[in-house]
Molecule: c-di-GMP-I riboswitch aptamer
RNA sequence: AUAUAUUAUGGGUAAAACAAGCGAAAGCUUGCGGCACAAAACUAUAGGGCCUGUAAAAUGGCAGCCAGUUGCAAAA
Repeated sequence: AUAUAUUAUGGGUAAAACAAGCGAAAGCUUGCGGCACAAAACUAUAGGGCCUGUAAAAUGGCAGCCAGUUGCAAAA
């Protein structure tokens, strides 16, 4: 100096509930909140899946379901 494992710490994200707004709905935005997360970062016709909706159909949504791509600092 580098790699791996374990474990503090730092900063990071933010579930439910509640309030306001948007939407036909699913759901989204903001505030509050703090369940959790080392990828809970990014990607939604062009991978699968799920939700809404429909006579049928997503061209509406979900990345905190799997998946793909990228990927922190750091004491001992």